[in-house]
Context: one part of a larger RNA
RNA sequence: UUGGGCGUAAAGGGCGCGUAGGCGGUUUCGUAUGUCCGCUGUGAAAGCACACGGCUCAACCGUGUAGAGUCAGUGGAAACUGCGAAACUUGAGCAAGGUAGAGGCAAGUGGAAUUCCUGGUGUAGCGGUGGAAUGUGUAGAUAUCAGGAAGAACAUCUGUGGCGAAGGCGGCUUGCUGGGCCUUUGCUGACGCUGAGGCUCGAAAGCGUGGGGAGCAAACGGGAUUAGAUACCCCGGUAGUCCACGCGGUAAACGGUGUGCAUUAGGUGUGGGGGGUAUUGACCCCUCCCGUGCCGGAGUUAACACAUUAAAUGCACCGCCUGGGGAGUACGGCCGCAAGGUUGAAACUC
Repeated sequence: UUGGGCGUAAAGGGCGCGUAGGCGGUUUCGUAUGUCCGCUGUGAAAGCACACGGCUCAACCGUGUAGAGUCAGUGGAAACUGCGAAACUUGAGCAAGGUAGAGGCAAGUGGAAUUCCUGGUGUAGCGGUGGAAUGUGUAGAUAUCAGGAAGAACAUCUGUGGCGAAGGCGGCUUGCUGGGCCUUUGCUGACGCUGAGGCUCGAAAGCGUGGGGAGCAAACGGGAUUAGAUACCCCGGUAGUCCACGCGGUAAACGGUGUGCAUUAGGUGUGGGGGGUAUUGACCCCUCCCGUGCCGGAGUUAACACAUUAAAUGCACCGCCUGGGGAGUACGGCCGCAAGGUUGAAACUC
């Protein structure tokens, strides 16, 4: 490379936007790039293949035929592909009217709890554990009441509920703002899908500068446990956790399942919307679209399982895999303040 693969065996990029490229709906006309057909020329000889023949056979050799091309020229075909022109509406998008939501950003604000401070009541313990001790308390703790301060997180509602491309998002109010879904017609008229590079976003930890610091808590100190105990348990406790701006760019970034389109039995929940039947009304029932669960058939699968939210059946495009270890290491490049990230081997060994 061919072939085969990527839920769990090696393998889906963390997610999106999008450049080049690849691929691309329906109809008509034209063209003739690809495509197809004919003719001419050429594709030396040898070789290869076939037939016949010559060395006693064979190897070898001779004669003939066939074959061999993204080939050139020329004449034609027009279904498909490309190109040009014109048109269409089902793909895509826009408008209008509704609608649900922890979607995002900013500002403001609320109560419970915690800790601390002040004061009152009050007295000998409190705390902690498997049991203890360190710790804390007669300088009055714990408990309890009142007042005050601070920071962080938002109980119940809360739900295999919702929203978001992913990371993720949860008190309340307001402002700004993104996307989805439904209904009805109207409009544009293929404007589409994917997407190497590129660019944006990207949990936690971490880094820089400046704030903040209640609780929690790496490191660290102490008490226990233990043969030891650099741990598990306990008492403390600093970075950090929080905010602003900037950097970093990784995760079991997981559905371990790339994106888009089409097709293919059902059953039962649930969230959003529309229509119908019906009612005083809420329900209930029927039905359509979108989302999200469970079960299950064909089919698929090594099995487990998946099964209209496919891992079924097809198409388009991208990414990735090729025995284990060495190793996501070394070297080099690029990026970063650093930590490190990214790209990514070999010897050797089994």

A computed fold for a 350-nucleotide part of an RNA from an uncultured prokaryote, annotated as small-subunit ribosomal RNA, central domain. The RNAcentral record of the full RNA draws on ENA.